[in-house]
Molecule: Glycine riboswitch aptamer
Organism: Rhodoferax ferrireducens
RNA sequence: CGCAUCCCCACUGGAGAGAGGCCAAUCGCCCAACAAGGCGCACGGUCCACCGAAGGAGCAACCCGCAGUCAGCCCGCCACUUUGGCAGGCCCGGCCCGGCGAAUCUCUCAGGUAAAGCGGACAGCGGGGGCAGC
Numbered sequence: 001c002g003c004a005u006c007c008c009c010a011c012u013g014g015a016g017a018g019a020g021g022c023c024a025a026u027c028g029c030c031c032a033a034c035a036a037g038g039c040g041c042a043c044g045g046u047c048c049a050c051c052g053a054a055g056g057a058g059c060a061a062c063c064c065g066c067a068g069u070c071a072g073c074c075c076g077c078c079a080c081u082u083u084g085g086c087a088g089g090c091c092c093g094g095c096c097c098g099g100c101g102a103a104u105c106u107c108u109c110a111g112g113u114a115a116a117g118c119g120g121a122c123a124g125c126g127g128g129g130g131c132a133g134c
Base pairs, nucleotide, nucleotide: 001133006129007128008127009126011124012123013122018048020047021046022045023044027040028039029038030037049113050112051111055109056107057106058105063099064098065097068095069094070093072090073089074088076086077085078084079083
């Protein structure tokens, strides 16, 4: 000096799914008034249904292996006409087992489910940082 990737910040775009049932704080209203009670909004709890794009979890190929098995190869001993029996080694190959292993795939723990807002994977653009490299 510093591409791509990576991290941070700003801007822009950015999907899906019940205004579900029950209970119900606070607050407001009604009851002349306190209490009790009723109604409304609804924090929250719970039950069922649903969504996938915060986060989390699962895995395919590739690759790896003092693992297993089959095949292949090498060698020894015994009997022997072909050939058969017993034992050892190698491991380039197949299958299996284990490890590694991505996503907008899958799961739905978490999160979410009228509109708006918030959030939002991901993408674009700008700025900053930083690694490999030089």